Record summary:
Predicted 3D model of a 479-nucleotide part of an RNA (small-subunit ribosomal RNA, 5' domain) from an uncultured bacterium.
Context: one part of a larger RNA
């Protein structure tokens, strides 16, 4: 360092945590909300209302989340562009009239093992459809050089309700914030890849798109790239950053932020302002399940967890208290975005494991020339201390009125006792540390250079020293 393995292992802060099979997945959860848009079914009811549901409807499910397979590309990244869209949001202007048909639920009948289907019949609405009206936008037409002026023709809408200076609908202008598209420039390796290209390269006229364009198609012309590396084959998600270096470069793209992609594989396309849409449909295909064998049912590259691969990567925890998203007028629902807790010494940082006195120096242990010598103030013992720890009591800040998972958690106080807390490697040179005893080219070591064949400071064991320190080695990868 996103690290793994061996030994060891006290305590807190903040961070981090499948790098490999975009392998396959039990089992919960991870996108709802709206009864103030509408009929109804059911309960309760103090008869005023109230509660719950499934369905119509609207809005949200194009965000949030995950992951990196594809992509060498306008994909990114910077810098510009002009043919464009843009629900909610803000602001102006103008309007919001009369009417109609249906069809879900609901009933009745029926199919089917399920999944789900049919027929008949009744009903409402912010759902659906004509009618009227058109400031104004779009189109034609006329005047103008342009700004504008004037005519014309088709086109809108919806109510609710607790009654407000209330929430909606419609048309248009502006905004604001998103977003499509184009272009300049830059972006790995390989010439043992030298030629590529037929919607190819250009016009014209069509179609289409929100919109420019061979995007599409007709037709015409022979064009386009290409040694300043085309085509082709391999790699690979780009960047802000991160790592290292004195810079200059090199390597890298994990968390965290912005782009791009992706969603079992492929393939479509529907709704919608937006999607070709993770948890939406439709086909095809693997593969797993249920089946009454007719037919059905699926998609963790959401959080968790499982298998399975691997040297290796975690809790099927807690809460919506905060942030912040969807709905809703709100009251609130919803949120495994998020915030918290849990594992893991994975990594940084900080602390502890005591302090202060204590013999010409205990025992043990190691060693000797037998006199010592070394462990060594080290221990014991006296004194203190209490951080950590452990018991008790109190108890937040995070929350401008209420609400607090974290949490009885930080902290504070009082009490307790030196009490509970130290290993790893290494001592032949480079490299900082030497004895002795076992072995005997054996057993072993080792990064290089080399040790080792009977006195090894180099193998294994004590003693002793050296280094680091809750860590110490070793391996692999990068400067």
């Nucleotide at each position: 360092a996103c690290a793994a393995c061996g030994c060891u292992g006290g305590c807190g802060g903040c961070g981090u945590g499948c790098g490999u099979a975009a392998a396959a997945c039990a089992u919960g959860c991870a996108a709802g909300u709206c009864g103030c848009a509408c009929g109804g079914g059911c309960c309760c009811u103090u008869c005023g209302g109230g509660g719950c549901c499934a369905g119509u409807g609207g809005c949200a499910g194009a965000c949030g989340g995950c992951u990196g397979a594809g992509u060498a590309a306008c994909g990114c990244g910077u810098a510009g562009g002009a043919a464009c869209c843009u629900a909610c949001c803000c602001u102006c202007c103008a309007g919001u009239g009369a009417g109609g048909a249906a069809u879900a639920a609901c009933g009745c009948g029926c199919c089917g093992a399920a999944a789900g289907g049919c027929g008949c019949g009744c009903u409402a609405a912010u759902a659906c459809c004509g009618c009227a009206u058109a400031c104004g936008a779009c189109c034609c037409c006329c005047c103008g050089c342009a700004a504008g002026g004037g005519g014309g023709a088709g086109g809108a809408a919806a109510g609710c309700u607790u009654g407000a200076u209330g929430c909606g609908c419609u048309g248009g202008g502006g905004g604001a914030g998103g977003g499509g598209c184009c272009u300049g420039c830059g972006u790995c390796c390989g010439a043992u890849u030298a030629g590529c290209u037929g919607g190819u390269u250009g016009g014209u006229g069509g179609a289409g798109u929100a919109a420019g364009a061979g995007c599409u198609c007709a037709c015409c012309a022979a064009g386009g790239c290409g040694a300043u590396g085309a085509u082709c084959g391999g790699u690979a998600g780009c960047u802000g950053g991160u790592c290292u270096g004195a810079g200059a470069g090199g390597a890298u793209g994990a968390u965290c932020a912005g782009c791009c992609a992706g969603a079992c594989u492929g393939g479509g396309a529907c709704u919608g302002g937006g999607a070709c849409a993770c948890g939406g449909c439709c086909c095809a295909g693997a593969c797993u399940c249920c089946u009454a064998c007719g037919g059905g049912a699926g998609g963790c590259a959401g959080c968790a967890g499982u298998u399975a691969g691997g040297a290796a990567u975690u809790u099927u925890g807690g809460g919506c208290a905060a942030u912040g998203g969807c709905c809703g007028c709100a009251a609130g629902g919803c949120u495994g975005a998020c915030c918290c807790a849990g594992c893991a010494a994975c990594g940084c940082c900080g602390c502890g494991u005591g302090g202060g006195g204590g013999a010409c120096g205990a025992a043990g242990g190691c060693u000797u020339u037998c006199g010592g010598g070394c462990u060594g103030u080290a221990a014991a013992c006296c004194c203190c201390u209490u951080u950590u720890c452990c018991c008790a009591g109190g108890g937040a800040c995070g929350a401008u009125g209420a609400u607090g998972a974290c949490g009885g958690u930080a902290c504070c106080u009082g009490g307790g006792g030196a009490a509970g807390a130290a290993g790893c490697c290494c001592c032949g040179g480079c490299u900082a540390a030497c004895u002795a005893c076992g072995u005997g080219c054996c057993a072993g070591c080792a990064g290089c250079c080399g040790c080792g064949g009977u006195a090894a400071u180099a193998c294994g064991u004590a003693g002793g020293g050296g280094g680091c320190g809750a860590g110490c080695g070793u391996u692999g990868u990068c400067c």

Annotation
Its mean pLDDT, the model's own confidence on a scale to 100, is 86. Its Rfam family is "Bacterial small subunit ribosomal RNA". The full RNA is in RNAcentral, with records from ENA and SILVA.